[in-house]
Molecule: Lysine riboswitch aptamer
Organism: chicken gut metagenome
Parts: sequence; structure tokens; C1' cells
RNA sequence: UGAUAGAGGUGCGAACGUCAAGAGUACGGCCCCCAUUCAAACACAGGCACGCGGGGCGGGGAAGGGGCGUUUGCCGAGGUUCGGUCUGCCCCGCCUGAGGGGGCCGCCGCGCCGGGCCGUGGGAGAACAUCCCCCGGACUGUCGCCCGCGCAGAGAUGCCGGGCGGAGCGCUGUCGU
Repeated sequence: UGAUAGAGGUGCGAACGUCAAGAGUACGGCCCCCAUUCAAACACAGGCACGCGGGGCGGGGAAGGGGCGUUUGCCGAGGUUCGGUCUGCCCCGCCUGAGGGGGCCGCCGCGCCGGGCCGUGGGAGAACAUCCCCCGGACUGUCGCCCGCGCAGAGAUGCCGGGCGGAGCGCUGUCGU
């Protein structure tokens, strides 16, 4: 230096199932009360509609975000800030035309993160769920340096224990150059 095979552990992703939350909310049915006859809603052209009101009775979701389990693919697994981008999806009352803005998924690029856990702070979120980011902490795998009247050994060295430090662009095995 190339190829290949591996290890970390409350490890990572996905699919499916299930459960809670969302929520007795949105919504619609019946009844009552109050208000109202007109119209700005991202802008343009044309058209349409118009109560974001309160209460009672009886019905009653879903999405986005999660927990757990199973299966499966994996070990930069993967995650994420920022920037870019578009065929898609959603929102800006509805329809048509041609546009604009915002958000989401996807994709691309740069950067960051060894791993999970706990805590402070910040952000997202309906949320005391959960996720993301900064900082701190101990733990854990790995490598390097140092130490031990430690164990094995003639020694080299290996193992065990301790201290400090590094980052996955790392580490270990095998084969090759």
C1' cells in the first nucleotide's frame, strides 16, 4: 500500500404485527341559543361558496411522531447541520388556466459523529412520548504511550491490572505488492 474476512453491543436500518398517545379531538347526525345577507383571503383572468359562534344528546376517526415484539439486511452500520435539485405529495377556501410562496419525501454535494447510556441547556413536537444539536459525566470496544517487586516465559514477548491519550480516514486476522 492493495485485496479479502471479521469484531464492538441496551450497536444500526428497514418491513410487518401490536400497543399507547393523538382524542372523546377533527368530522358528520338530531335539537336549542346567538349572530348574519356580504365577501379581502399568495397575486392575475374567469367562475363558485361563505357563521373559523356557543350549548345539549348520541356517534366518532386519521395522519405525522413513538414504545414493544418478530423477521430481515447490516457493522459508516447509520444519523444529522448546511447548500443545491426535481418527476412526486401536502398547504396557501373551492374549480379552470397559467404562475408564485411554504413544507415533506426522494436524490446530489460539503462538513460533523467509534458506540450506546445519564444529566444541564437549546430546537422540533399536541406531548412529562420521542427525535436532533452543543456541553459535561461515567461506561464500553479498539489502538498507542507509561506503570506494576502481578502471572507465564531463558529472552523477545504475551496475558492481567492501573493511569493518560487518539479517532471508524480507526482496529484485528489472512493473502499479496